[in-house]
The RNA shown here (Bacterial RNase P class A) has 382 nucleotides and comes from Azoarcus sp. KH32C. Its Rfam family is "Bacterial RNase P class A". Rfam describes the family as follows. Ribonuclease P (RNase P) is a ubiquitous endoribonuclease, found in archaea, bacteria and eukarya as well as chloroplasts and mitochondria. By type it is a ribozyme. The sequence is in RNAcentral, with records from Rfam.
RNA sequence: GAAGUUCGCCAGGCAGUCGCUGCGUACCUCGUGUACGUGGAGGAAAGUCCGGGCCCCGCAGAGCAGGAUGCCGGCUAACGGCCGGGCGCCGCAAGGCGACGGAAAGUGCAACAGAGAGCAAACCGCCGAUGGCCUGUUUCGCAGGCACAGGUAAGGGUGAAACGGUGGGGUAAGAGCCCACCGCAGGACUGGUAACAGGACUGGCACGGCAAACCCCAUCCGGGGCAAGGCCAAAUAGGGGAGCAAUGGCGUGGCUCGCGCUGCUCCCGGGUAGGCUGCUAGAGCGCCGUGGCAACACGGCCCCCAGAGGAAUGACUGCCCGGCGGUCGCGGUUCGCUCCGCGGCCGUUCGACAGAACCCGGCUUAUCGGCGAACUUCCCUC
Numbered sequence: 001g002a003a004g005u006u007c008g009c010c011a012g013g014c015a016g017u018c019g020c021u022g023c024g025u026a027c028c029u030c031g032u033g034u035a036c037g038u039g040g041a042g043g044a045a046a047g048u049c050c051g052g053g054c055c056c057c058g059c060a061g062a063g064c065a066g067g068a069u070g071c072c073g074g075c076u077a078a079c080g081g082c083c084g085g086g087c088g089c090c091g092c093a094a095g096g097c098g099a100c101g102g103a104a105a106g107u108g109c110a111a112c113a114g115a116g117a118g119c120a121a122a123c124c125g126c127c128g129a130u131g132g133c134c135u136g137u138u139u140c141g142c143a144g145g146c147a148c149a150g151g152u153a154a155g156g157g158u159g160a161a162a163c164g165g166u167g168g169g170g171u172a173a174g175a176g177c178c179c180a181c182c183g184c185a186g187g188a189c190u191g192g193u194a195a196c197a198g199g200a201c202u203g204g205c206a207c208g209g210c211a212a213a214c215c216c217c218a219u220c221c222g223g224g225g226c227a228a229g230g231c232c233a234a235a236u237a238g239g240g241g242a243g244c245a246a247u248g249g250c251g252u253g254g255c256u257c258g259c260g261c262u263g264c265u266c267c268c269g270g271g272u273a274g275g276c277u278g279c280u281a282g283a284g285c286g287c288c289g290u291g292g293c294a295a296c297a298c299g300g301c302c303c304c305c306a307g308a309g310g311a312a313u314g315a316c317u318g319c320c321c322g323g324c325g326g327u328c329g330c331g332g333u334u335c336g337c338u339c340c341g342c343g344g345c346c347g348u349u350c351g352a353c354a355g356a357a358c359c360c361g362g363c364u365u366a367u368c369g370g371c372g373a374a375c376u377u378c379c380c381u382c
Stems, first nucleotide, its partner, number of pairs: 001378010012320007020040008028031001042353001046364002049362005054225004066221005071085005086100001087098004101216002106214002108210002123156002125152003130149002132146006164182006183205001184203003189198003229277004239268006248262005284303001286301006321351002323348010
């Protein structure tokens, strides 16, 4: 210098003018008004995918159903999150990715191709020792042929996958049939908290794959959510109680009694609209120290940092910063065209993604540009 990897950070700045909104103070013609002061979006406020706080129902102890998670250790209020480690895969490397328990509990699945797809299968090929048939010689027999019975998983071919691989021996041809090495299985013992790693020795090799198929095992989960919940409380309708009036009217019934309905006034409770609350001081921010590889924990100091609710946090102007475009100059490169870098001037409705709604911890997704730190590989120079 080039190409990368990981982690962290910023999210245009300043000034002026005009607005919006929470709180505090002051004033008055008291409207929830005016003036002044002060606070006013994010790293994701998003998706609402996990986990918790808080609240209500309830008392959730156990079991069934259902769902989620799934290597090991740690962190945490908790988690499907994070940190560290193991194993596998990718990358030269820094590093990245992984639902990564169980297939000798059971059930099931494997399209197409292929002869055969699970305690497998002879399509081509090879052999045909043994048995059979034929020929020659002919005394038993021997030699040759056929590929009929049959043998064969070496070779070809199909497939994602064909019942260990390579080499040698062996054989009629073959085959862990035998041997060497590699792989595989079991494994005393050793290291490690563990996952796991190493491994004396033993075994010719079995138990193919799929559990993000059912299933089995282990762990976790009661349901619903701020439109939760609490308080105040009109109008209208309805409910309960007391009093008043003709001891009325209507219905039932042949009639009486009885029963039901009906008027006015007051009180009570439920409850709708509406208002208040929940509402922001918290698993809080920053700095320092201690322990730990780290996630994180503990301690000290300091700070207060949005609470709207048809829903505020904005608009305009000027200067600066950055981007883009044009132009000019300088330098490098090239024979040249060109390309690159730096600087000046001008232009630019260019400065991303996006907007809190009870709060917090994560994950995921979106995002113009820019900065910092550590590390890796290659090239050049000393």